The RNA shown here (SAM riboswitch aptamer (S box leader)) has 117 nucleotides.
Its mean pLDDT, the model's own confidence on a scale to 100, is 85.
It was read from a public genome assembly, where an Rfam model found it.
[in-house]
RNA sequence: GCCUUAUCAUGAGCGGUGGAGGAACGGGUCCUGUGAAGCCGCGGCAACCGCGUCUGUGCAUACGGACAGACGAAUGGUGCCAAGUCCUGCGGCAAGUCGAUUGCCGGAAGAUGAGGA
Repeated sequence: GCCUUAUCAUGAGCGGUGGAGGAACGGGUCCUGUGAAGCCGCGGCAACCGCGUCUGUGCAUACGGACAGACGAAUGGUGCCAAGUCCUGCGGCAAGUCGAUUGCCGGAAGAUGAGGA
């Protein structure tokens, strides 16, 4: 890099270093020398995996184990800390002065986790 699957309207930033970019891509719109990205330190957010407790349903003679749900925990593994995934790209529906535009639903793409070839 590819496939499957869950989630994406919550939340959480300071310092040092570094010097001009950044917000995935196109279009917008923003952030940025009152200092971007990257890196380092510290701090914080968050229950995806893992962990613990309880409940339920199967399996098992039993010890145990499986699945589902609720709760807890940030001493484990990841992740994250401008703006809803910043908005929008494709399709449908509705509203509309039928125009601009707006709203809703789905899809695509992307991000993160878990699993897999």